[in-house]
RNA sequence: UAGCGACAGGCUUAACACAUGCAAGUCGAGGGGCAGCACAGGUAGCAAUACCGGGUGGCGACCGGCGCACGGGUGAGUAACGCGUAUGCAACUUGCCUAUCAGAGGGGGAUAACCCGGCGAAAGUCGGACUAAUACCGCAUGAAGCAGGGAUCCCGCAUGGGAAUAUUUGCUAAAGAUUCAUCGCUGAUAGAUAGGCAUGCGUUCCAUUAGGCAGUUGGCGGGGUAACGGCCCACCAAACCGACGAUGGAUAGGGGUUCUGAGAGGAAGGUCCCCCACAUUGGUACUGAGACACGGCCCAAACUCCUACGGGAGGCAGCAGUGGGGAAUAUUGGGCAAUGGACGCAAGUCUGACCCAGCAACGCCGCGUGAAGGAAGAAGGCUUUCGGGUUGUAAACUUCUUUUGUCAGGGAACAGUAGAAGAGGGUACCUGACGAAUAAGCCACGGCUAACUACGUGCCAGCAGCCGCGGUAAUACGUAGGUGGCAAGCGUUGUCCGGAUUUACUGGGUGUAAAGGGCGUGUAGCCGGAGAGACAAGUCAGAUGUGAAAUCCGCGGGCUCAACCCGCGAACUGCAUUUGAAACUGUUUCCCUUGAGUAUCGGAGAGGUAACCGGAAUUCCUAGUGUAGCGGUGAAAUGCGUAGAUAUUAGGAGGAACACCAGUGGCGAAGGCGGCUUUCUGGACUGUUACUGACACUGAGGCACGAAAGUGUGGGGAGCAAACAGGAUUAGAUACCCUGGUAGUCCACACCGUAAACGAUGAGCACUAGGUGUCGGGGUCGCAAGACUUCGGUGCCGCAGUUAACGCAUUAAGUGCUCCGCCUGGGGAGUACGUACGCAAGUAUGAAACUCAAAGGAAUUGACGGGGACCCGCACAAGCAGCGGAGCAUGUGGUUUAAUUCGAAGCAACGCGAAGAACCUUACCAGGACUUGACAUCCCUCUGAAACCCCUGAUAGCGAAGGGCCCUCUUCGGACAGAGGUGACAGGUGGUGCAUGGUUGUCGUCAGCUCGUGUCGUGAGAUGUUGGGUUAAGUCCCGCAACGAGCGCAACCCUUGCUGUUAGUUGCCAUCAUUGAGUUGGGCACUCUAAAGGGACUGCCGGGGAUAACUCGGAGGAAGGUGGGGAUGACGUCAAAUCAUCAUGCCCCUUAUGUUCUGGGCUACACACGUGCUACAAUGGUCGGUACAAAGAGCAGCAAGACCGUGAGGUGGAGCAAAUCUCAAAAACCGAUCCCAGUUCGGAUUGCAGGCUGCAACUCGCCUGCAUGAAGUUGGAGUUGCUAGUAAUCGCGAAUCAGAAUGUCGCGGUGAAUGCGUUCCCGGGUCUUGUACACACCGCCCGUCACACCACGGAAGUUGGGGGUGCCCAAAGUUGGUCAAUAAAUAGAUUACCUAAGGCAAAACCAAUGACUGGGGUGAAGUCAUAA
Repeated sequence: UAGCGACAGGCUUAACACAUGCAAGUCGAGGGGCAGCACAGGUAGCAAUACCGGGUGGCGACCGGCGCACGGGUGAGUAACGCGUAUGCAACUUGCCUAUCAGAGGGGGAUAACCCGGCGAAAGUCGGACUAAUACCGCAUGAAGCAGGGAUCCCGCAUGGGAAUAUUUGCUAAAGAUUCAUCGCUGAUAGAUAGGCAUGCGUUCCAUUAGGCAGUUGGCGGGGUAACGGCCCACCAAACCGACGAUGGAUAGGGGUUCUGAGAGGAAGGUCCCCCACAUUGGUACUGAGACACGGCCCAAACUCCUACGGGAGGCAGCAGUGGGGAAUAUUGGGCAAUGGACGCAAGUCUGACCCAGCAACGCCGCGUGAAGGAAGAAGGCUUUCGGGUUGUAAACUUCUUUUGUCAGGGAACAGUAGAAGAGGGUACCUGACGAAUAAGCCACGGCUAACUACGUGCCAGCAGCCGCGGUAAUACGUAGGUGGCAAGCGUUGUCCGGAUUUACUGGGUGUAAAGGGCGUGUAGCCGGAGAGACAAGUCAGAUGUGAAAUCCGCGGGCUCAACCCGCGAACUGCAUUUGAAACUGUUUCCCUUGAGUAUCGGAGAGGUAACCGGAAUUCCUAGUGUAGCGGUGAAAUGCGUAGAUAUUAGGAGGAACACCAGUGGCGAAGGCGGCUUUCUGGACUGUUACUGACACUGAGGCACGAAAGUGUGGGGAGCAAACAGGAUUAGAUACCCUGGUAGUCCACACCGUAAACGAUGAGCACUAGGUGUCGGGGUCGCAAGACUUCGGUGCCGCAGUUAACGCAUUAAGUGCUCCGCCUGGGGAGUACGUACGCAAGUAUGAAACUCAAAGGAAUUGACGGGGACCCGCACAAGCAGCGGAGCAUGUGGUUUAAUUCGAAGCAACGCGAAGAACCUUACCAGGACUUGACAUCCCUCUGAAACCCCUGAUAGCGAAGGGCCCUCUUCGGACAGAGGUGACAGGUGGUGCAUGGUUGUCGUCAGCUCGUGUCGUGAGAUGUUGGGUUAAGUCCCGCAACGAGCGCAACCCUUGCUGUUAGUUGCCAUCAUUGAGUUGGGCACUCUAAAGGGACUGCCGGGGAUAACUCGGAGGAAGGUGGGGAUGACGUCAAAUCAUCAUGCCCCUUAUGUUCUGGGCUACACACGUGCUACAAUGGUCGGUACAAAGAGCAGCAAGACCGUGAGGUGGAGCAAAUCUCAAAAACCGAUCCCAGUUCGGAUUGCAGGCUGCAACUCGCCUGCAUGAAGUUGGAGUUGCUAGUAAUCGCGAAUCAGAAUGUCGCGGUGAAUGCGUUCCCGGGUCUUGUACACACCGCCCGUCACACCACGGAAGUUGGGGGUGCCCAAAGUUGGUCAAUAAAUAGAUUACCUAAGGCAAAACCAAUGACUGGGGUGAAGUCAUAA
């Protein structure tokens, strides 16, 4: 969310408690009877009715028979012969049923009902009296049977069993009824059915459960039972079970089967069927064929109910139903018609078994919600690039159908029979009418995974199975449209299997990912060489029995189909019996020598053990010489030394270790072993024969060994040296360094038992290319050197193979076999608890909760390194000049402010955007004004003789008022201009540079960045691009599994340097003339100008080098190895900068975040920083004189000469749109003066007076004159630029611009110093190496502490639970004993043993809880340090 039908299933939880009704009765053909009912009869009565007699049908209660042990429910208990399967009983029973044989004679005494009486509230009970039976009891009979004895025969499986003919002793039966058909009764045998018992095999987890057991194990004899048995009892023996898992604990009904899976497996045991167990809990027996009994009894306990308080009653885990629990599971229904059951001769009665109906989409299956046509592709919705697209033939509309539905009519099978009998049900089904009419949702749409857009939201709200999405453009949230999937369902959740070869039997691993035991020896076990024979346990084959049915599978059939149901077959992979086979395994017998071992000859060795000896060195002691230091470090200090150290000489003491030899050499199982000699002793190896005859391999437990440190006792103690002390270092330094120094290190004995105990590689055997060293031994050849060969060890390289790769590779990590150990995501954790060992330290064994989505291995590319190698750069060094100090200018921060607009932020922001803020600019602030707007397009109206505009103008301003100027074009439609109006819209320097385009900076003018094809690698990737040289250069050469190519480099472009040609004005002037003057004539030679050329290419010579590339030197040349300078900026990096140049998506404002005006601000000022200017002076200042540029600019312009002014400047205006005119030089040079001072340095600041620009210089411009004359005497730490026409120094110009440069961009003048070199600092490039980094070292990351939360451990204890043990008490009850009564059965009283519940006690176990405490985990930004 929901239309219908068929079939199936429906308390998984509290085996919790239950109101009410029903679920087991039946038989009168067993009986005595008659409460009630019906009928008939009789009596009384008018009648209703009452009464009588059991007369008939029947029948409550009672006696009696059978049933109630079935059917139905549940799964608590149970780890068990409970279940499954296969056997056995020679150790058993069996009512009803079937068959057969035989029988039923004759008696007896009671008792219930009923009646009378008593007690009690009730339940009930007691007494008296009467009576029947198919109730009960004797007697008789005994075919047969049972028990016992003796005799015969047969059989088997140990005890043993059977048969028949006879024989003998003892014992045991019976019931009747009737409608006359029958139904019953007794004994026996056999069968059938149903049970009982025993046995083999199978049947969950834990070893942090390893020992258990006292009727326990067996025997003998009894008892008991249907029957065997310690089932029970007395006695005797001491057994029995257990690593093939006993005992204990936890969990659990078992099976057929069900789900899943390719299978092997794994999981489950609901419905149906079989078995078991249970019936409130515990115990007990009785009756019976059968029970220790769900709807029976007795007792105890808990609970509930009734009560008159004295006593009683009850048991839904039957069907319904109620409460409760729970996420969760139905009606207090109909019927015995069918099937089945009980009773009955039967009719029949009973039956919540069963058959049906009801409820709920809980499941499976089927059907429907319409079908065909229909484009103006309607409307509406959504979206849009505004064109359209999509929903969509979908709808409308036309035609058709009627499953379903409603109404009406008909109407079953199920009922097999002589007839009757149908709950379901007037149901299924059939027919007709009506009308598209009554019937569609749910989930999803980022990937996995089929399906996409818009809006809203803005790390919020939310989603999420995993990865992950959301921080303003979300295909992932929410909604809508659309789409996809499934469909009366859909989605979620939970559970199981699969995928998962992720527990690996099928079918895994263990060098480095988790994982080889530290090593040996050896027990059990596993496994095992060659030949022959036997057996037949395993194995294989056949047969037989069984493997219930249902289920599954195949084929048929029945419901309209299907689900479902029915039939047949197959299957049930198993077990047992039996008959065979003999290859393999096994067992056994004989035998063999090759595996293994023994003997023997020989050589090698730090193999072990004990004792002795030796020299060097350190230290100490004694003595001598000798004097001021020694020692130690990066540098120091502590320390030692004038009481004589260190140094040196001699002598002595003592302990420890053994230089050289010494070697990926040797030995040993590993740990480990190193001076020499000796003692004792183990093992391996080579050679040769002989012997044993599979004796072998591995090895859970066990046992032995086992570095260092540590422990105990006793020695010893030179050196070294944890702890400790001092000195340093440091922010700190409980460290690293130094000076001292105790345990310890050494020895003996005894513990410990662990290590990166490593080859991170268990042991053994066999096989599978080689090459080359080395150690030990042997053989052949050789004079020898040596060569070849063989066995054993130890290394390196390498093929096949293998491996994720790295690598391994006859010493395997290759190919096989055998055995053992170990692993199964990271953390928690090798922790906790328990146990064992240990003197202790601790070791061994060894979890869980919780938490994460990873942890890890190998390799790749980068990045990084206070790693390495090589190389470069004004990077350092060598120099020159600075900055940092002063004053000022300018920018920034900060502060202030109404505003001090905004941006830029290490290098790569800070004289940056800004090539120029008084107004404007201007974006900011205050105040005023406008609202279709200052600007654009469209529409309407009007005007084009009155406005716009200009001037004056109260006023802050708009502006009132006045004045002036001003007459559009035309094709006559209009165009154009202006005003007004309307709404679409304009407008925004508002936000986002982390939505963008474009542009730019930077690494860096660094030499790099890539591609195609090929090759290598599983792959990421590599190769090329690395290597050897060389270069400024990935420049070039050579080599090379690479060969080529592209973007970069270089070159091509501009400029400058030399030169020829061409050209000759505005340029130039050698010659000629001329002038004040290249002024003019003349000329174009020169300079210059500007066009196209030449020139330089390692071209030439020599040396080096691979004879290459190239390099060094030289010649020539204006220039030489890129000649100098510029433009030119690879792939990319920095979410670098810019939304305020511009453009632009989205968002925001719309009488304002738009527009406009005036004034203010951007110019503030305690301070801090950057970049500059001027200086501090004599290489200078001042004054005077006198030269020489280049490149530019100029009409709203540059402005000459002249005049005025001290000057800025003014007046005036020649010339010039410029090689023509103008702006227009300084330092230098030549003189004079100053004389080292805060100065004749320096010029800030300030006063006065002026000039210029401009509407306007107050805030806030520049310049001039006079006056004033600050700081500053070369600048700390630190830091910048520059390698030649460079630095330094000097002036000139331009852009912007009304005015306003110390800035910026250009130009020329004068014109140096230094460069040994690449150790170091910085940046970069190439190769290589390490990496736990990849946001890439500004990375990653560890621990304590503090805070919050979570789970766990310990803990004085406390509480609870289940089970067992011992003792006490002991109900009911069985059995036994005793007592008295009775005809008998029996009942009664009493007692003994046993025993449920109960009580007491001690201990163990399990759980819960506990102040406090311990570590652990998780958490966004906390603290301390920085361990890796």

Source information:
RNAcentral holds the sequence, with entries from ENA. This is a predicted structure of a 1428-nucleotide RNA (small-subunit ribosomal RNA) from an uncultured organism. Model confidence (mean pLDDT): 83 of 100. Rfam family: Bacterial small subunit ribosomal RNA.